[in-house]
Molecule: Lysine riboswitch aptamer
Organism: mouse gut metagenome
RNA sequence: UGAUAGAGGUUGCGUGAUUCAUGAGUAGCUUAUCGGAUGUGGCAGGCACAGAGGACGGUAAUUGAAAGGGGAAAACGCCGAAAGGGCCACGUUUCCUGUGGAUUGGCCCUUGGGCAUAUAAUGAAGAAUUAUAUGACUGUCAUCUAAGUAGAUGGGGCGCUAUCAGA
Numbered sequence: 001u002g003a004u005a006g007a008g009g010u011u012g013c014g015u016g017a018u019u020c021a022u023g024a025g026u027a028g029c030u031u032a033u034c035g036g037a038u039g040u041g042g043c044a045g046g047c048a049c050a051g052a053g054g055a056c057g058g059u060a061a062u063u064g065a066a067a068g069g070g071g072a073a074a075a076c077g078c079c080g081a082a083a084g085g086g087c088c089a090c091g092u093u094u095c096c097u098g099u100g101g102a103u104u105g106g107c108c109c110u111u112g113g114g115c116a117u118a119u120a121a122u123g124a125a126g127a128a129u130u131a132u133a134u135g136a137c138u139g140u141c142a143u144c145u146a147a148g149u150a151g152a153u154g155g156g157g158c159g160c161u162a163u164c165a166g167a
Base pairs, nucleotide, nucleotide: 001165002164003163004162005161006160009079012078013077014076015075018072019071020070028063030061031060032059033058034057038050039049040048041047042099043098044097045096046095082111083110084109085108086107087106088105089104092101093100112138113137115135116134117133118132119131120130121129122128140155141154142153143152144151145150146149
C1' cells in the first nucleotide's frame, strides 16, 4: 500500500408489514341565512370551464376525512451502517408554453456513535430533523501515570482490530 474478515450499542444504523397519535372537529358534503361578481385548473401568459337559476366569502347547524410530516414495531438488509446540505442531470407532474414542486440518479462537502440541555432554521406542531454550543456516556487509537485493570490528556470513521499479500 492492497485484499479479506470483524468490533462499537442509554433503541447501533437503514428499510419496514402492521399499528398509534397529530393533522382536526380542520378541509369537504348537505341545509339555513347574510351578501352580490367573481371563481377554478400550483404560479405567469394563453386557453378552457363554472357563475345573477347567485361565484368567492362570512355566520350557524348536521355529518366529517385524507395527504405530507412523526412515535412504536414483527421481519429483512447491514457496521459510512447512514444522516444532513450544495450542485448537476433525467424523465415525470397540467389543457398548452415557461416556471415551480416532489421523485430518481450522479458528484462534492460535513458528521466516530447514540443521549440530554440551550439557541436558530425548516415545520401546523410542545413532533421530528439539521446547524452551533455545552454536558455526561460509549467505542477506538496514541502518550503518560499507577498496575490483572483504572485514571488523565489528545486524535478522528480518510479511523480501529485480526489475517494474508506486496514494497